Predicted 3D model of a 515-nucleotide part of an RNA (large-subunit ribosomal RNA, domain I) from Candidatus Schneideria nysicola.
Rfam family: Bacterial large subunit ribosomal RNA. Its family is annotated with structural constituent of ribosome and ribosome in the Gene Ontology.
Taxonomically the source falls in Candidatus Schneideria (Bacteria, Gammaproteobacteria, Enterobacterales, Enterobacteriaceae).
Model confidence (mean pLDDT): 85 of 100.
The RNAcentral record of the full RNA draws on ENA.

Context: one part of a larger RNA
RNA sequence: CGUAUACGGUGGAUGCCUAGGCAGUCAGAGGUGAUGAAGGACGUGCCAAUCUGCGAAAAGCGUCAGUGAGCUGAUAUGAAGCGUUAUUAACUGGCGAUAUCCGAAUGGGGAAACCUGAUGUAAUUUUUUUACAUCAUCAUUAAGUGAAUAUAUAGCUUAAUGAGACAAACUAAGGGAACUGAAACAUCUUAGUACCUUAAGGAAAAGAAAUCAAAAGAGAUUCUCAAAGUAGUGGCGAGCGAAAUGGGAAAAGCCUAGAGUUCUAAUUAACUUCUUAUAUUAGAAGAACAGUUGUGGAAAAAACUGGCUAUAAAGGGUGAUAGCCCCGUAUUCGAAAAUAUAGUUGUUAUGAACUCGAUAAGUAAUACGAGACACGUGGUAUCUUGUAUGAAGAUGGGGGGACCAUCCUCCAAGGCUAAAUACUACUGACUGACCGAUAGUGAACUAGUACCGUGAGGGAAAGGUGAAAAGAACCCCGGUGAGGGGAGUGAAAUAGAACCUGAAACCGUAUACGU
Numbered sequence: 001c002g003u004a005u006a007c008g009g010u011g012g013a014u015g016c017c018u019a020g021g022c023a024g025u026c027a028g029a030g031g032u033g034a035u036g037a038a039g040g041a042c043g044u045g046c047c048a049a050u051c052u053g054c055g056a057a058a059a060g061c062g063u064c065a066g067u068g069a070g071c072u073g074a075u076a077u078g079a080a081g082c083g084u085u086a087u088u089a090a091c092u093g094g095c096g097a098u099a100u101c102c103g104a105a106u107g108g109g110g111a112a113a114c115c116u117g118a119u120g121u122a123a124u125u126u127u128u129u130u131a132c133a134u135c136a137u138c139a140u141u142a143a144g145u146g147a148a149u150a151u152a153u154a155g156c157u158u159a160a161u162g163a164g165a166c167a168a169a170c171u172a173a174g175g176g177a178a179c180u181g182a183a184a185c186a187u188c189u190u191a192g193u194a195c196c197u198u199a200a201g202g203a204a205a206a207g208a209a210a211u212c213a214a215a216a217g218a219g220a221u222u223c224u225c226a227a228a229g230u231a232g233u234g235g236c237g238a239g240c241g242a243a244a245u246g247g248g249a250a251a252a253g254c255c256u257a258g259a260g261u262u263c264u265a266a267u268u269a270a271c272u273u274c275u276u277a278u279a280u281u282a283g284a285a286g287a288a289c290a291g292u293u294g295u296g297g298a299a300a301a302a303a304c305u306g307g308c309u310a311u312a313a314a315g316g317g318u319g320a321u322a323g324c325c326c327c328g329u330a331u332u333c334g335a336a337a338a339u340a341u342a343g344u345u346g347u348u349a350u351g352a353a354c355u356c357g358a359u360a361a362g363u364a365a366u367a368c369g370a371g372a373c374a375c376g377u378g379g380u381a382u383c384u385u386g387u388a389u390g391a392a393g394a395u396g397g398g399g400g401g402a403c404c405a406u407c408c409u410c411c412a413a414g415g416c417u418a419a420a421u422a423c424u425a426c427u428g429a430c431u432g433a434c435c436g437a438u439a440g441u442g443a444a445c446u447a448g449u450a451c452c453g454u455g456a457g458g459g460a461a462a463g464g465u466g467a468a469a470a471g472a473a474c475c476c477c478g479g480u481g482a483g484g485g486g487a488g489u490g491a492a493a494u495a496g497a498a499c500c501u502g503a504a505a506c507c508g509u510a511u512a513c514g515u
Stems, first nucleotide, its partner, number of pairs: 001514009015500001016464002020435002022432007029424002031166002039102003042055003046078001049075003061096006070082003107116003117135007137163009170201001171199005181188001185235001211218002222249005232240002253416003256360001258356006268349004274343001276342006283333003289306005307324002309313001315327003365389008375401001396411005451458002471499001474486004
């Protein structure tokens, strides 16, 4: 040095576990904000720090209900206290109070959490000091005032009301790429996608035919299955790609630009009343088991024997696997207060039916240029409109895919409208041939933390003693160490906190053999 065996070290794979995730289903909710939000800074406890809570009234205050024998949030003990049958311990819920500073941030300023004013009121009065409140901008409405300039208007002042900012996706509108594909590339495609902006709602948008159809008819919109990868479109390349119609989901229709007659109180909206109903926001009651065995550290859960409950054999816990031990579960019951929905009472606003009448002009259309339609200008209808022109008026007008006729069908240039549809930051319940710590969220732990970057931004690692801390009194070596040896606890300490299991690489010790 090699090989083999045994025993170790190192290391943290594997197995088992789950406190966290992931994906859904059903329901709720779909907003918060000048009554100062979202998000932060700084404080706040008996005790330094971090998290959680809270705000100088600061792990909290009041009140009303529930519950209650224990409690003073976590790491986390300790100290000092509170309470024990209750109108006041603590805890849970409803409604209130307080709520520093920054932040739309709004008196002015500013390098966020800081600096610095004016006015009014009150208190103290010893001088002037303190406390509180108000003071941003824009829009609308109203009042007052009021120039050049006579009436006026602009402007100014005051008051009232509203807005501003944030938030995951969904929606509509205004803008709008390129990589890419076409095996190159330019029309085309990617795609009206990504992205930017604006606005809104719990949905939005659309919507009651100047619609389709085809000789028969249908009857607003939206979503869906088929029609159909069809008809078409297309450097007829790559590709793009309908509609009618049929089956379903859901269904709802109306108003204005006006006169008359008749009739009433039906309709809708806002607010509001209640011995009303339901639901939500705390909760309450809630069935049924014993014995033996023997293994074990542990059996009230295993095995055996014999029972019991079940509208409850969902699930979890308990020293191993429990319907009957505990929490629960089925089922039943429950709210002082608040909220939502429905009903109901009242107030305000709005009338209803019928008859007759009216029927949206720089509009329709045309020309040129664009865009949207599945449709790339094509033989290209239809829709929108930048420029230029510019009708008719129901004896009228639009459409039926060039255009014309016939026929059919509808009535533009005003407006409103639930449901079926889309989405899930958020709340609750439940589910999984989803993950199980290099997985599953980046994050099971002080995680968007530590750390990196001037910055935009990037972004980790890190779970497990034991049934119970019983977390090793005491003794010894040692630096009043680190670490170890005894002793003790425990079923186990090769479970000793660098703690379940403890693979391999790698490093040793002992023995044997070989060289």